Predicted 3D model of a 77-nucleotide RNA (transfer RNA) from a Bacteroidota bacterium. Model confidence (mean pLDDT): 82 of 100. Its Rfam family is "tRNA". The family's RNA type in Rfam is transfer RNA. Its family is annotated with triplet codon-amino acid adaptor activity in the Gene Ontology. Lineage of the source: Bacteria > Pseudomonadati > Bacteroidota.

[in-house]
RNA sequence: GCGUCCUUAGCUCAGUUGGUUAGAGCGUCACGUUGACAUCGUGGAGGCCACUGGUUCGAAUCCAGUAGGACGCACCA
Numbered sequence: 001g002c003g004u005c006c007u008u009a010g011c012u013c014a015g016u017u018g019g020u021u022a023g024a025g026c027g028u029c030a031c032g033u034u035g036a037c038a039u040c041g042u043g044g045a046g047g048c049c050a051c052u053g054g055u056u057c058g059a060a061u062c063c064a065g066u067a068g069g070a071c072g073c074a075c076c077a
Stems, first nucleotide, its partner, number of pairs: 001073007010026004019057001028044005050066005
């Protein structure tokens, strides 16, 4: 330098054919339970869906570019 893949909640990850308000587990906070803690139960908070632009009535999803990461190939030595 070229190619392929990945980027979604604090962490690990789902998300079907583009469709109405984006989800799970863990973590976290509050309450209940306990003499207290742990466990358990209930509820809540937490998201520019990496960024920019485009296509579309409608984009996390499609297209282009940018950034970061993984792998492969090439080049140099």